[in-house]
Context: one part of a larger RNA
RNA sequence: CCCUUGUUAAGGAAUUAGGCAACAUGACCUCGUAACUUCGGGAGAAGAGGUGUCGCCUGGCGUGAGCUCAAUCAGAAGGAGCGCCGGGCGAUCGCAGUGAAACGGCUCUAGUGACUGGUUAACAAAACCACAGGUCUCUGCUAACUCGCAAGAGGAAGUAUAGGGGCUGACACCUGCCCAGUGCCGGAAGGUUAAAGGGAGGGGUUAGGCGCAAGCCAAAGCUCCGAACUGAAGCCCCGGUGAACGGCGGCCGUAACUAUAACGGUCCUAAGGUAGCGAAAUUCCUAGUCGGGCAAGUUCCGACCCGCACGAACGGUGUAACAACUGGAGCACUGUCUCAACAAGGGAUCCG
Numbered sequence: 001c002c003c004u005u006g007u008u009a010a011g012g013a014a015u016u017a018g019g020c021a022a023c024a025u026g027a028c029c030u031c032g033u034a035a036c037u038u039c040g041g042g043a044g045a046a047g048a049g050g051u052g053u054c055g056c057c058u059g060g061c062g063u064g065a066g067c068u069c070a071a072u073c074a075g076a077a078g079g080a081g082c083g084c085c086g087g088g089c090g091a092u093c094g095c096a097g098u099g100a101a102a103c104g105g106c107u108c109u110a111g112u113g114a115c116u117g118g119u120u121a122a123c124a125a126a127a128c129c130a131c132a133g134g135u136c137u138c139u140g141c142u143a144a145c146u147c148g149c150a151a152g153a154g155g156a157a158g159u160a161u162a163g164g165g166g167c168u169g170a171c172a173c174c175u176g177c178c179c180a181g182u183g184c185c186g187g188a189a190g191g192u193u194a195a196a197g198g199g200a201g202g203g204g205u206u207a208g209g210c211g212c213a214a215g216c217c218a219a220a221g222c223u224c225c226g227a228a229c230u231g232a233a234g235c236c237c238c239g240g241u242g243a244a245c246g247g248c249g250g251c252c253g254u255a256a257c258u259a260u261a262a263c264g265g266u267c268c269u270a271a272g273g274u275a276g277c278g279a280a281a282u283u284c285c286u287a288g289u290c291g292g293g294c295a296a297g298u299u300c301c302g303a304c305c306c307g308c309a310c311g312a313a314c315g316g317u318g319u320a321a322c323a324a325c326u327g328g329a330g331c332a333c334u335g336u337c338u339c340a341a342c343a344a345g346g347g348a349u350c351c352g
Base pairs, nucleotide, nucleotide: 001347002346003345004344005343006342007341008340010338011337014336019333027051028050029049030048031047036041038170052092053091054090055089056088057087058086059085060084061083062082063081068076069075093097105331106330107329108328109327110326111325112323113322117129118128133168134167135166136165137164138163139162145154146153147152171318172317173316174315176248177247178246181245182244183241184240185239186238187237190236191235192234196230197229201225202224203223204222205221208217209216210215249267250266251265252264253263276310277307288304289303290302291301292300
């Protein structure tokens, strides 16, 4: 010097990103216990007091001797003693009585997620996942769907109060507008359209004909190409559909101070963001502005609304209970600190 412990004057979070760590609290009994609430909770809320030993008095429960009565009794009455659980009064010892050990710190206020549960085996337990509940959609049974080349299996020895998939995520109040694009569902008149059908027409070949010859013409057959026309789904088209993918404007003017604009004009759009919330786990400017708390507060809480760039099941806003969750504040408490000291054990080091 390091590690693990113990103690510490005065102060008491001044430490620090942060009370991290440590301290403190602690058992049992009694009293007492707020807001809020889904009436269950919150709650061990908070807070306060008691606890040893001895003596006296006393209550309850269990067991039940001797004695007495009766003796035909597995009898009756009775209650000593013992065991267990208490209560009251008094006395007494220590610094200290759950005398050691085991053995909750608490409160206020926000955010998020309802909750119990699950998760990154071995740096993350969370606001992530799941969840009951909600909703959309598919599926009529040889179900949809999944695995498999298939046989077959799961689904299910189930049958729409069932099963699969998507999204949301208790509960309360709610969930606005847009179907132009994309998707899905429905429609079938018209357009387009594959294979196939069809076969107009054309090419090759040559019996034959013509020609002195080179060659020309050319039936049937075989063969190659092949127009019109017919021709399904799909697409185009016509509708529907948002708890489907998604989207939800701009400029200018206007009121008898000013400011602002209920109001008007205009352009564009499928429609221009409703309720609610809002500098937010979202706010760049920003340490916005005002208020609260502090002597002093880039955090926090309450408001405002100018929302760079909230917003309604990629749910919106609340919410009791819950949380090794995340902020802010306080009480108690402390070597976290002012500021360090001493002690014990184990190392390191030195000597041997």
Molecule: large-subunit ribosomal RNA, domain IV
Organism: Anaerolineales bacterium